[in-house]
Context: one part of a larger RNA
Molecule: large-subunit ribosomal RNA, domain V
Organism: Bacilli bacterium
RNA sequence: CCCGCGACUAGACGGAAAGACCCCAUGGAGCUUUACUAUAACUUAAUAUUGAGUAAUUGCAAAUCAUGCACAGGAUAGGUGGGAGACUUUGAAGUAGGGGCUUUGGCUUCUAUGGAGUCGCCGUUUGGAUACCACUCUUGGUUUACAAUUAUUCUAACUUGUUGCCUGGAUGGUGACGAGGACAGUGUUAGGCGGGUAGUUUGACUGGGGCGGUCGCCUCCCAAAGAGUAACGGAGGCGCCCAAAGGUACUCUCAGUAUGGUCGGAAAUCAUAUGUAGAGCGUAAAUGCAUAAGAGUGCUUGACUGCGAGACUUACAAGUCGAGCAGGUACGAAAGUAGGGAUUAGUGACCCGGCGGUUUCAUCGUGGAAUGGCCGUCGCUUAACGGAUAAAAGCUACCCUGGGGAUAACAGGCUGAUCGCGUCCAAGAGUUCACUUCGACGACGCGGUUUGGCACCUCGAUGUCGGCUCAUCACAUCCUGGAGGGGCAUCACCUUCCAAGGGUUAGGCUGUUCGCCUAUUAAAGUGGUACGCGAGCUGGGUUCAAAACGUCGUGAGACAGUUUGGUCCCUAUCUGUCGUGGG
Numbered sequence: 001c002c003c004g005c006g007a008c009u010a011g012a013c014g015g016a017a018a019g020a021c022c023c024c025a026u027g028g029a030g031c032u033u034u035a036c037u038a039u040a041a042c043u044u045a046a047u048a049u050u051g052a053g054u055a056a057u058u059g060c061a062a063a064u065c066a067u068g069c070a071c072a073g074g075a076u077a078g079g080u081g082g083g084a085g086a087c088u089u090u091g092a093a094g095u096a097g098g099g100g101c102u103u104u105g106g107c108u109u110c111u112a113u114g115g116a117g118u119c120g121c122c123g124u125u126u127g128g129a130u131a132c133c134a135c136u137c138u139u140g141g142u143u144u145a146c147a148a149u150u151a152u153u154c155u156a157a158c159u160u161g162u163u164g165c166c167u168g169g170a171u172g173g174u175g176a177c178g179a180g181g182a183c184a185g186u187g188u189u190a191g192g193c194g195g196g197u198a199g200u201u202u203g204a205c206u207g208g209g210g211c212g213g214u215c216g217c218c219u220c221c222c223a224a225a226g227a228g229u230a231a232c233g234g235a236g237g238c239g240c241c242c243a244a245a246g247g248u249a250c251u252c253u254c255a256g257u258a259u260g261g262u263c264g265g266a267a268a269u270c271a272u273a274u275g276u277a278g279a280g281c282g283u284a285a286a287u288g289c290a291u292a293a294g295a296g297u298g299c300u301u302g303a304c305u306g307c308g309a310g311a312c313u314u315a316c317a318a319g320u321c322g323a324g325c326a327g328g329u330a331c332g333a334a335a336g337u338a339g340g341g342a343u344u345a346g347u348g349a350c351c352c353g354g355c356g357g358u359u360u361c362a363u364c365g366u367g368g369a370a371u372g373g374c375c376g377u378c379g380c381u382u383a384a385c386g387g388a389u390a391a392a393a394g395c396u397a398c399c400c401u402g403g404g405g406a407u408a409a410c411a412g413g414c415u416g417a418u419c420g421c422g423u424c425c426a427a428g429a430g431u432u433c434a435c436u437u438c439g440a441c442g443a444c445g446c447g448g449u450u451u452g453g454c455a456c457c458u459c460g461a462u463g464u465c466g467g468c469u470c471a472u473c474a475c476a477u478c479c480u481g482g483a484g485g486g487g488c489a490u491c492a493c494c495u496u497c498c499a500a501g502g503g504u505u506a507g508g509c510u511g512u513u514c515g516c517c518u519a520u521u522a523a524a525g526u527g528g529u530a531c532g533c534g535a536g537c538u539g540g541g542u543u544c545a546a547a548a549c550g551u552c553g554u555g556a557g558a559c560a561g562u563u564u565g566g567u568c569c570c571u572a573u574c575u576g577u578c579g580u581g582g583g
Base pairs, nucleotide, nucleotide: 001583002582003581004580005579006578007577008576010575011574012573014570015569022404023403024402025401027400028399029396030395031394032393035200036199037198038197039196042192043191044190045189046188047187048186049185051154052153053152054151055150056149057148058147059146061144062143063142064141065140066139068137078136079135080134081133082132085119086118087117094113095112096111097110098109099108100107101106158180159179160178161177162176163175164174165173166172203215204214205213212232216238217237218236219235220234221233239385240282241341242340246300247299248298249297250296251295252294254278256274257273258272259271260270280289281288283346285344286343287342304327305326306325307324310321311320312319316386329338330337331336352379353378354377355376356375357374358373361372362371411458412456413454414453415452417451419447420446421445422444423443424442428438429437465540466538467537468536470532471529472528473527474526475525478503479502480501481498482497483496484495485494486493505519506518507517508516509515546564547563548562549561550559551558552557
């Protein structure tokens, strides 16, 4: 060096299983509920099956009877019309008694008696006789018909019990005797209730996801001197307002400061000077504006109708500017200006529906009506603001599928804020004295053991804490060894330098690493090795399914809260290592 054999498992990000954790999908399923929408069941009513009688009440209609008081006025005048007479031995006035109404004045009715009259026409009033007749209104009584409701009675529908017969038998058929009874039951229609059941929804951005925040529009910076330009970058505003704060003609100049001046003061109104804007312009900011876009006064409605050459912006849809033409108008002597506001925010597509207009738009035989079209206008915090529907929340550790290292948890990587160690400066402490020792405020490094940041390999799998076993390396050295300095007398001790050869304990509590404690020791080092080591062991913890407590939640359920329980697979091909044999 080559080839074996026997062993061991550190590596082959070993094998096994398209990761179960995490995220995503306009994926699925199970469960919940005061999510949405349906619905079984339940319930209420109407109606059919469903008939008979009595009473009461109510409604409507008819008949009849009563009822009606402003003031003036004989006095209790409902309205209108006719009307000069009407009623009366078929019993008038009056009297007695009873009833009803009542504005307390009377009206009306019945019975008895009575025995011949009573009322009107005429004067007061808007309105004249209930003298008489007709129609009719308000309010009320009585009767009748119909209908309804309530109460009650009946029996024949219907329901049901016992029993006879038919039959092999039945929840079948047919009788008898009972009990209920037009109720119940059943059908239809409508309302209510309705996780009992069903179908679904439950947004996105996001230095993983959740929680929080945000989502459209305007202004500034970022933005790199055309435009544009991102971030969960830095600052603010908007979801209006104004009939003048619009148009036009004319006129004026602000803020402040100084000086003077009654109350009057730092600051009120007044005067003079100065004053490029330091004011004001409804509202944020920017850009503008004194020739004013700022401040006043007069008159007014252009905060018009039909259009629009041409541009800006722009994926589209939208958005913006606009001379000029026609009509009619405001102001101005006129020239002219005016299609809102100094400009840039003050907003919402389509569908659907409302309102006004348009018959010279369409219109189902024709004419209408209805409807549609066209023009104008209104109704969306459709604010997740280019708006999925008219209409929608949650849990899953019982979970499933498809995917992702496009994206988290472990480990690694980059970084090194944080962390550890060191260096520089030296205010100060150290009785004096910065530097024996310690060292503020600061500056500069090194390391890659902490907590982080990033999300680069791995989600068709890189097993995660601690313990056990077995280690190996670094040195920023715990002990042992050698030195310098000391605020080193000795014993001790402090600090620095050299040094990694060897060593670095046993117990109690806890799953613990750590820590506290006990007893020792020369000492009981700090770190790296996938926080070394599960194809070496364990499985106490964490982190499935069961269960309980506390808390939260209406609930399903949830909790870096607690508690009990809970399957750890692999026969070694290669590299590696140990032992051994042959050539």